[in-house]
RNA sequence: GGGCCAGUAGCUCAGCUGGGAGAGCAUCUCGUUCGCAAUGAGAAGGUUGUGGGUUCGAAUCCCAUCUGGUCCA
Numbered sequence: 001g002g003g004c005c006a007g008u009a010g011c012u013c014a015g016c017u018g019g020g021a022g023a024g025c026a027u028c029u030c031g032u033u034c035g036c037a038a039u040g041a042g043a044a045g046g047u048u049g050u051g052g053g054u055u056c057g058a059a060u061c062c063c064a065u066c067u068g069g070u071c072c073a
Base pairs, nucleotide, nucleotide: 001072002071003070004069005068006067007066010025011024012023013022019056027043028042029041030040031039049065050064051063052062053061
C1' cells in the first nucleotide's frame, strides 16, 4: 500500500427482504424478609463509530473517512 471482517445502552451481543431500536448482565425504585442474599414487578439509560448521498422513510443500500482485528505484498 491492497483485500476481508467488526463498530448498536455501562458490559456482552441480536436486529430476519428498508418502516415499532431490542435482549441478557449491571444500575435505580417498589414488593416479599427483622435484615441480607435469592426472587417477583417496574423504571432509567442510545446523535446505531464519523461525515455525506439515495429514498416518502436508512442500524439496514451507496460513497468517503476513523478505530480495532486478520490476510497478502

The prediction has a mean pLDDT of 82.
A computed fold for a 73-nucleotide RNA from a Candidatus Brocadiia bacterium, annotated as transfer RNA.
Its Rfam family is "tRNA".
The sequence is in RNAcentral, with records from ENA.